This is a predicted structure of a 96-nucleotide RNA (Glycine riboswitch aptamer) from Roseococcus sp. SYP-B2431. Lineage of the source: Bacteria > Pseudomonadota > Acetobacterales > Roseomonadaceae > Roseococcus.
RNA sequence: GCAUCCCGCGCGGGAGAGAACCCGGUCCUCGGAUCGGGUCGCCGAAGGCGCAACCGGCCCCCGGAAACGCUCAGGCAAAAGGGCCGCGUGGGAUUG
Repeated sequence: GCAUCCCGCGCGGGAGAGAACCCGGUCCUCGGAUCGGGUCGCCGAAGGCGCAACCGGCCCCCGGAAACGCUCAGGCAAAAGGGCCGCGUGGGAUUG
C1' cells in the first nucleotide's frame, strides 16, 4: 500500500398494513389538523423476545442465531422512521 472482515458517519434508494370508527376538547382557510379516552381490524424491515430453521464446540450439554415465528414496543395518507443495497469516508483487526 492492497485485499478481506468488523464498527461508526455522510449521501442516494428502500417494503408492508384503516387518511378506520365512537366520545370530548382546541385551532380553523369549514377542507381539515391536533390532543385525550375507548373500540376493533391489520403490518413487520428500528428495537425486543422465542420452548428456533440453521451454525459451532470441550457434544445428549453449552454458545451463537435468521429474511422464520411472536407482535411487548413501533407502524398502517403525507412527513419522520426503516432491515437491507450502492457510493464515499473515519477508525479498528491474534487476518492474508
Its Rfam family is "Glycine riboswitch aptamer". Rfam's curators write: This family represents the bacterial glycine riboswitch. The model forms 91% of the base pairs in the Rfam consensus.